[in-house]
Overview:
Predicted 3D model of a 71-nucleotide RNA (transfer RNA) from an uncultured bacterium.

RNA sequence: UGUCGGGUCGUCUAGUGGCAGGACAUCUGAUUUUGGAUCAGAAAACGGAGGUUCGAAUCCUUCCCCGACAA
Numbered sequence: 001u002g003u004c005g006g007g008u009c010g011u012c013u014a015g016u017g018g019c020a021g022g023a024c025a026u027c028u029g030a031u032u033u034u035g036g037a038u039c040a041g042a043a044a045a046c047g048g049a050g051g052u053u054c055g056a057a058u059c060c061u062u063c064c065c066c067g068a069c070a071a
Base pairs, nucleotide, nucleotide: 001070002069003068004067005066006065007064010024011023012022013021018054026042027041028040029039030038047063048062049061050060051059
């Protein structure tokens, strides 16, 4: 430098155009003498910019970052 793959709550991971979901972690409450465990609830995310569309995490362009391969 080129080709390919990837980027989603704090972490991991789903979501092939129609309300962004789950697990762990965190916080609050219940329970418990306390802690742990258990139960209920809450907060929390689509890498940036632009485009297509009634509607974009999803499709297109470009940039950034990570990885693999080639030279």
The prediction has a mean pLDDT of 81. The sequence was found in a public genome assembly. Its Rfam family is "tRNA". Rfam links the family to the GO term triplet codon-amino acid adaptor activity.